[in-house]
Context: one part of a larger RNA
RNA sequence: GGCUUACGGUGGACACCUAGGCACCCAGAGACGAGGAAGGGCGUAUUAAUCGACGAAGUGCUUCGGGGAGUUGAAAAUAAGCGGAGAUCCGGAGAUUCCCGAAUAGGUCAACCUUUCGAAUUUCUGCUAAAUCCAUGGGCAGGCAAGAUACAACCUGGCGAAUUGAAACAUCUUAGUAGCCAGAGGAAAAGAAAUCAAAAGCGAUUCCCGUAGUAGCGGCGAGCGAAAUGGGAGCAGCCUAAACCGUGAAAACGGGGUUGUGGGAGAGCAAUACAAGCGUCGUGGUGCUAGGCGAAUCAAUGGAGUGUGGUACCCUAGAUGGUGAAAGUCCAGUAGCCGAAAGCAUCACUAGAUUACGCUCUGACCCGAGUAGCAUGGGGCACGUGGAAUCCCGUGUGAAUCAGCAAGGACCACCUUACAAGGCUAAAUACUCCUUGGUGACCGAUAUCGAAGUAAUACCGUGAGGGAAGGGUGAAAAGAACCCCAUCGGGGAGUGAAAUAGAACAUGAAACCGUAUGCUC
Repeated sequence: GGCUUACGGUGGACACCUAGGCACCCAGAGACGAGGAAGGGCGUAUUAAUCGACGAAGUGCUUCGGGGAGUUGAAAAUAAGCGGAGAUCCGGAGAUUCCCGAAUAGGUCAACCUUUCGAAUUUCUGCUAAAUCCAUGGGCAGGCAAGAUACAACCUGGCGAAUUGAAACAUCUUAGUAGCCAGAGGAAAAGAAAUCAAAAGCGAUUCCCGUAGUAGCGGCGAGCGAAAUGGGAGCAGCCUAAACCGUGAAAACGGGGUUGUGGGAGAGCAAUACAAGCGUCGUGGUGCUAGGCGAAUCAAUGGAGUGUGGUACCCUAGAUGGUGAAAGUCCAGUAGCCGAAAGCAUCACUAGAUUACGCUCUGACCCGAGUAGCAUGGGGCACGUGGAAUCCCGUGUGAAUCAGCAAGGACCACCUUACAAGGCUAAAUACUCCUUGGUGACCGAUAUCGAAGUAAUACCGUGAGGGAAGGGUGAAAAGAACCCCAUCGGGGAGUGAAAUAGAACAUGAAACCGUAUGCUC
């Protein structure tokens, strides 16, 4: 020096655990804000900083309920207090709520300055009143008027790529995607046929299954890609313009009227009552926001019993969690039952107001105009200009009114279907920043959210931005009085079941570093 064995150090793997995550389901909600939001800055405790809570009324105030013995947050200790005259705590309602921030009296380098103390701006009302006659702009005043802002995803609209694929690339594709902007709601959008169909018919919209990777489109390449019929979910229908009448100088308003077996207006005839939905106040029911009652076991063993052996009991309760080891009967609970002064949601009843018609005749009045259509240039339709209908837009042109007009994939005729150029409309559908409850052949500290600890923190960057690490003493601190070496650390003593559980703390692998024995060179 090597090897073997034993005992240690270092290190923090494995197994166990969970305080935190992940995914999903039912239900709720989708809130906020000039009465100053979201988000922050700075303060507030007897005592430093941090987090949470709160706001100069500052670790809290008032009140109404719950609850019933301790209590002054995480968080010890100290000091001073509070509490059966009901505290702390939990829930409802209210008060206060510095400064910045839409920030709004003016300014500003956010959390500050100035100050005459002002709701800045817009709308509305009134007054005043320019160039310029009317007017408009401007100015002044008023109001407990409105909006602005925020917002995870979902939704609608506007603008709108490229990487990529085509094995290159340009039409094409990626894709109307990503991104940006505007706007709205709890959903949004769409929606009551100028639909679809085909000789038979259906009867608003939306979503799902399917039709179907079909018919088609396509440098007919890559690829793109329907619809009707059918089966389901859910179902709901309405208002207006015009003709005519009335008021009025007019604008305008009231009545009337709203349809496609065409309807209405107009003329004539006849005649009238039941029902329907809506729904403020109030009353009642149910639920939510605090809660309450709630069965049944003893002794031995052991540090501790829930285990084991012995011996009982309850069950509309043998879910679960905790308790010094594994508990139906120890605790919290569970099954079951009960409960609200106040606020909210929903349902029922209800004072009340609202709505509502039949026949005959009549080509003359009305039935949504710079519209439909056409030309041209584009877009969008599964459809790339194609024979390209249907839909939308720019420019130009430009009809008809039921004896009408549109569609049925160029176009024409016949036939069929439906009435554009005004508007509203629940449900079925989409999503989850968030809340109550629940579940898991989801993770278990290099995992799971980046984050189980001061986490979007420390730290890095001028900035946009990037972005960690770090869990476990013990049942209980009983956290080691006292003595010795002397700051670390250790040895006695003591605590404890255990201290090789001693705070660098549960288990404690390997690499790596030692000590000792034996063998060998």

The part of an RNA shown here (large-subunit ribosomal RNA, domain I) has 521 nucleotides and comes from Chenopodium quinoa. Rfam family: Bacterial large subunit ribosomal RNA. Lineage of the source: Eukaryota > Tracheophyta > Spermatophyta > eudicotyledons > Chenopodium.